[in-house]
RNA sequence: AUCCGAAAAAGGCAAACCCAUUGUGAAGUGGGGACGCAAAGCUGAGGAUCUGGGUUCAGAUAGUCUGGCUGCCGAA
Numbered sequence: 001a002u003c004c005g006a007a008a009a010a011g012g013c014a015a016a017c018c019c020a021u022u023g024u025g026a027a028g029u030g031g032g033g034a035c036g037c038a039a040a041g042c043u044g045a046g047g048a049u050c051u052g053g054g055u056u057c058a059g060a061u062a063g064u065c066u067g068g069c070u071g072c073c074g075a076a
Stems, first nucleotide, its partner, number of pairs: 004074002012037002017032006035063001041069003045066003048061005
């Protein structure tokens, strides 16, 4: 350094649900809340699912899989 990921330490994120708010919608954002997460950090490039329109156009999901970029810690 790579792989790997502990009944380790420090720190981090935050599902369902509730409230507010934006959007026709999928959903987003803020607050509460923790089921989980070693990339649950970023990326919509490929697949998948979903929404609006209705004939192939515009969107949503990175906590659905693959790919790309980056990154904390260090037992076996």